[in-house]
Predicted 3D model of a 119-nucleotide RNA (FMN riboswitch aptamer (RFN element)). It was read from a public genome assembly, where an Rfam model found it. It matches the Rfam family "FMN riboswitch aptamer (RFN element)". Rfam's curators write: The RFN element is a highly conserved domain that is found frequently in the 5'-untranslated regions of prokaryotic mRNAs that encode for flavin mononucleotide (FMN) biosynthesis and transport proteins.
RNA sequence: AAUUUGUUUCAGGGGUGGUGAAAGUCCACACCGGAGGUUACAGUCCUCGACCGCAGAAAUGCGCUGAUUCGGUGAAAUCCCGAAACCGACGGUCAAAGUCCGGAUGGAAGAAACGACGG
Numbered sequence: 001a002a003u004u005u006g007u008u009u010c011a012g013g014g015g016u017g018g019u020g021a022a023a024g025u026c027c028a029c030a031c032c033g034g035a036g037g038u039u040a041c042a043g044u045c046c047u048c049g050a051c052c053g054c055a056g057a058a059a060u061g062c063g064c065u066g067a068u069u070c071g072g073u074g075a076a077a078u079c080c081c082g083a084a085a086c087c088g089a090c091g092g093u094c095a096a097a098g099u100c101c102g103g104a105u106g107g108a109a110g111a112a113a114c115g116a117c118g119g
Base pairs, nucleotide, nucleotide: 004116005115006114007113008112009111010110015029016028017027018026030099031098032088033087034048035047036046037045043086044085052063053062054061055060068084069083070082071081072080090102091101092100
């Protein structure tokens, strides 16, 4: 040093206008993108978390789980550059929600710091 382990902290972003009796939900335009990985930087590749369902007193286990193409550069890119697309849990609501309110001052993939163990 690796490994193992403990504690603490951190760990999701985004709106204006129009119509209307009523919409932050419709329409127009705009905006946003959790974590680890990958020959090279990813909302759309892979894996995971969250949400949701079932079982359970609980811990937890099992299941479910959205969306991209074309061209260019390059040794290498569904990751960069150019163009055009697409996706977004559950409950609520004078009217249908990725952007409002709520469960949530929650949980969590995981990240960092410090310590123990170790030789």